This is a predicted structure of a 505-nucleotide part of an RNA (small-subunit ribosomal RNA, 5' domain) from an uncultured Actinomycetes bacterium. Rfam family: Bacterial small subunit ribosomal RNA. The prediction has a mean pLDDT of 83.
Context: one part of a larger RNA
RNA sequence: GGACGAACGCUGGAGGCGUGCUUAACACAUGCAAGUCGAACGAUGAAGUGGAGCUUGCUCACGGAUUAGUGGCGAACGGGUGAGUAACACAUGAAUAACCUGCCCUCAAUUUCGGAAUAACCCAGGGAAACCUGGGCUAAUACCGGAUACGUAAACCUGUGGCAUCACAUGGUUUUGGAAAGUUUUUCGAUUGAGGAUGGAUUCGCGGCCUAUCAGCUUGUUGGUGAGGUAAUGGCUCACCAAGGCGACGACGGGUAGCCGGCCUGAGAGGGCGACCGGCCACACUGGGACUGAGACACGGCCCAGACUUCUACGGGAGGCAGCAGUGGGGAAUAUUGGGCAAUGGAGGGAACUCUGACCCAGCGACGCCGCGUGCGGGAUGAAGGCCUUCGGGUUGUAAACCGCUUUCAGCAAGGAAGAAGCGAAAGUGACGGUACUUGCAGAAGAAGCACCGGCUAACUAUGUGCCAGCAGCCGCGGUAAUACAUAGGGUGCAAGCGUUGUCC
Numbered sequence: 001g002g003a004c005g006a007a008c009g010c011u012g013g014a015g016g017c018g019u020g021c022u023u024a025a026c027a028c029a030u031g032c033a034a035g036u037c038g039a040a041c042g043a044u045g046a047a048g049u050g051g052a053g054c055u056u057g058c059u060c061a062c063g064g065a066u067u068a069g070u071g072g073c074g075a076a077c078g079g080g081u082g083a084g085u086a087a088c089a090c091a092u093g094a095a096u097a098a099c100c101u102g103c104c105c106u107c108a109a110u111u112u113c114g115g116a117a118u119a120a121c122c123c124a125g126g127g128a129a130a131c132c133u134g135g136g137c138u139a140a141u142a143c144c145g146g147a148u149a150c151g152u153a154a155a156c157c158u159g160u161g162g163c164a165u166c167a168c169a170u171g172g173u174u175u176u177g178g179a180a181a182g183u184u185u186u187u188c189g190a191u192u193g194a195g196g197a198u199g200g201a202u203u204c205g206c207g208g209c210c211u212a213u214c215a216g217c218u219u220g221u222u223g224g225u226g227a228g229g230u231a232a233u234g235g236c237u238c239a240c241c242a243a244g245g246c247g248a249c250g251a252c253g254g255g256u257a258g259c260c261g262g263c264c265u266g267a268g269a270g271g272g273c274g275a276c277c278g279g280c281c282a283c284a285c286u287g288g289g290a291c292u293g294a295g296a297c298a299c300g301g302c303c304c305a306g307a308c309u310u311c312u313a314c315g316g317g318a319g320g321c322a323g324c325a326g327u328g329g330g331g332a333a334u335a336u337u338g339g340g341c342a343a344u345g346g347a348g349g350g351a352a353c354u355c356u357g358a359c360c361c362a363g364c365g366a367c368g369c370c371g372c373g374u375g376c377g378g379g380a381u382g383a384a385g386g387c388c389u390u391c392g393g394g395u396u397g398u399a400a401a402c403c404g405c406u407u408u409c410a411g412c413a414a415g416g417a418a419g420a421a422g423c424g425a426a427a428g429u430g431a432c433g434g435u436a437c438u439u440g441c442a443g444a445a446g447a448a449g450c451a452c453c454g455g456c457u458a459a460c461u462a463u464g465u466g467c468c469a470g471c472a473g474c475c476g477c478g479g480u481a482a483u484a485c486a487u488a489g490g491g492u493g494c495a496a497g498c499g500u501u502g503u504c505c
Base pairs, nucleotide, nucleotide: 001505002504003503004502006501007500008499009498010497013372015370016369017368018367019365020364021330026328027327028326030325031324032323035073036072037071040070041069043067048062049061051060052059053058080283081282082281090207092205093204094203095202096201099200100199104196105195106194107193108192109191110190111189112146113145114144115143121136122135123134124133125132126131153175154174155173156172157171158169159168160167161166209255210254211253216246217245218244221243222242223241224240225239226238227237228236258280259279260278261277262273263272264271265270285306286305287304288303289302308319309318310317311316336362338361339360340359344358345356346355347354348353375405376404377403378402385396386395387394388393409446411441412440413439414438415437419432422429423428449494450493451492452491453490454475455474456473460489461488462487463486464485470477471476
């Protein structure tokens, strides 16, 4: 000198764009953050409409709002945090002749015949509650069985090829194995096979911290055979066998730490960092476990144990903000219990649409960057006042007054968007927002501070103080003439900021 997710002191006009718990992965009141589908299903049946009966306000028919339930898809995404992790976690480059992939796309074939239940509901009962139990009825794109099956899967044979296990193709034999309907024709679906796309999984080469005041470490350890398990290879697990495997090219141990794209600095080499944004990983009160599912060993799912909080009728229950706000605490320190789904994106749905604290916006903070303003021109008898003085004067200083001009920003008034593509039969549909922007009006009107002035280092005098009070980044000032302390005048530098502190280069 530059930089910062900064803090502190003094000061503070307006705007745009960013950014804001670095500390206690401390504990959390309250609200919201994941639902959706009636074009899968049985119930429930409001408003309304219509006619009839007619006891003139009841019944029936149509209608379908609503509600919970069965079922499907989603809830594994999106959002948060960085505790753990020195590891194939990450980055980069390969491999899979060792693998999986819902929804989506392409191609081919099929979509047949039956059955038994169960929730909702009704009845009964238990419990303070959470909730639970028994009996009875019913539906489905829920569940189960049979038929078919080119192909598929497993075993054997043949041919071709390769990279050791092997791969591909064709044919034959045996075994196994699926489907679902609904609607107004369209449509939306279901099953099987092949391929694609996307997403994932595993393995390997190489790379990136400190420590030897850590020198030896290891028994599923290293390898083999067989078996189990997995989507899949593999001591991943197990039985048996062998005695191996790693290490001064730093094993093992200890400390620290999420990694990267990048960011800061520097001419570069390098050094430091990993906030925001993007990619990957890990975690979700702490520890463990599996279930469901295409996908989890699952933040707002389940079970067990623990700590904590909480309700209780003492028998037993409920909970998990490292989602968005917000509270307490810690701290030098970090925001609103806001608006909207209008846009972008996501889930469900045929769609309308519903949900979405993702997101888009607004609010707060000079926390940062950027541009703007606080006026411009004239004006000497160099007014008054202040300060200094050698008492002549000098300086503040064209500064003010005064004259003329302008009106950015703020203020007031009028007009007033784009963002809307889409969706909807049409009407219509913008949170931001009466915002940006445009025009008009009035008036210099409402808008300047902070640090420094001994040298380094731009900028000097007076008074007070008297090694005191104090200053200080280094050298050093102060003990009666202090340009170094304090105040004032003047000056210098930066400016809505200026200084100080901290950290990095």